The RNA shown here (SAM riboswitch aptamer (S box leader)) has 104 nucleotides and comes from Corythaeola cristata. Of the family's consensus pairs, 96% are formed in the model. It matches the Rfam family "SAM riboswitch aptamer (S box leader)". From the family's description: The SAM riboswitch is found upstream of a number of genes which code for proteins involved in methionine or cysteine biosynthesis in Gram-positive bacteria.
């Protein structure tokens, strides 16, 4: 970088720096913002995508059992990410975007 899969109405904010726009794009709304938004950094938290772990059950294998591997569900979560105004803010349009996973 292009294609694939899943998710995008749950949840979770303080401090420091900066200084004028921000909520992706068009139209129309709505909202946040000099009582400092957006962004960056730090800390804290949320969640459970991946990894690890625990338990019930199922499958493979075995004459059978144990051990082993895989799967579903539930829990937990020290690791890798992610996220922490408003449903990706809403409606309409077209095309997308974000995050994670697996792979080339």
């Nucleotide at each position: 970088u292009a294609a694939c899969c899943a998710u995008c109405c749950c949840g979770a904010g303080c401090g420091g720096c900066c200084g004028a726009g921000a909520g992706a794009u068009c139209u129309g709304g709505c909202u946040c913002a000099u009582u400092g938004a957006c962004g960056c950094c730090g800390c804290a938290g949320c969640a459970a995508c991946c990894a690890c772990c625990u338990a019930u059950g199922g499958a493979a294998a075995u004459c059978a059992c144990c051990a082993u591997u895989c799967c579903c569900u539930a829990g937990a979560c020290c690791g890798g990410u992610g996220c922490u105004a408003c449903c990706g803010c809403c409606a309409g349009g077209a095309a997308c975007g974000a995050u994670g996973g697996a792979g080339a």